[in-house]
RNA sequence: GCCGGCGUAGCUCAGCUGGUAGAGCAACCGCCUUGUAAGCGGUAGGUCGCGGGUUCAAAUCCUGCCGCCGGCA
Numbered sequence: 001g002c003c004g005g006c007g008u009a010g011c012u013c014a015g016c017u018g019g020u021a022g023a024g025c026a027a028c029c030g031c032c033u034u035g036u037a038a039g040c041g042g043u044a045g046g047u048c049g050c051g052g053g054u055u056c057a058a059a060u061c062c063u064g065c066c067g068c069c070g071g072c073a
Stems, first nucleotide, its partner, number of pairs: 001072007010025004019056001027043005049065005
């Protein structure tokens, strides 16, 4: 330099063919318990890597960058 994959909550990841952003774990509050853990219920947490474009509408499509991983040279 070229090619491919990935980037979504604190962490691990879903999100099919564009139509309200989700789960598990962690955090916090409560229930339960003599107490802790476990269990149960609830709450909060996100510029969807950054910019631009298409569209009534973009995490999703197009495009330019950035970062990480792999392959070729």
This is a predicted structure of a 73-nucleotide RNA (transfer RNA) from a Rhodospirillaceae bacterium.
Taxonomically the source falls in Rhodospirillaceae (Bacteria, Pseudomonadota, Alphaproteobacteria, Rhodospirillales).
Its Rfam family is "tRNA". By type it is a transfer RNA.